[in-house]
RNA sequence: AAAGGGCGAACCCGACCGAAAGGCGGGGGCGCAAAGUCACCGGCCUAAAGAGCUCUGCUCCAUGGCAGCGGGAUUGCCGAA
Numbered sequence: 001a002a003a004g005g006g007c008g009a010a011c012c013c014g015a016c017c018g019a020a021a022g023g024c025g026g027g028g029g030c031g032c033a034a035a036g037u038c039a040c041c042g043g044c045c046u047a048a049a050g051a052g053c054u055c056u057g058c059u060c061c062a063u064g065g066c067a068g069c070g071g072g073a074u075u076g077c078c079g080a081a
Base pairs, nucleotide, nucleotide: 006032007031011027012026013025014024016023017022030068036074037073038072040071041070042069043066044065045064050060051059052058053057
């Protein structure tokens, strides 16, 4: 530089799971050389339960999430190599 491919953003649908964030399935492709996997570190999202308050609300909080936020760990196709 290619070749074979891979994944699958937003958005839409779901009589699905969840309090939510989000996940799952289908459609759809923005992009990604690890946009494979892992919550170990930082960061970000949600706040049910719990606690507090000036109380039909507001605030705090992860034990819940995000791997397509960054780092790290680990596995990995082809090729000039």

The RNA shown here (c-di-GMP-I riboswitch aptamer) has 81 nucleotides and comes from a soil metagenome.
The RNAcentral record of the sequence draws on MGnify.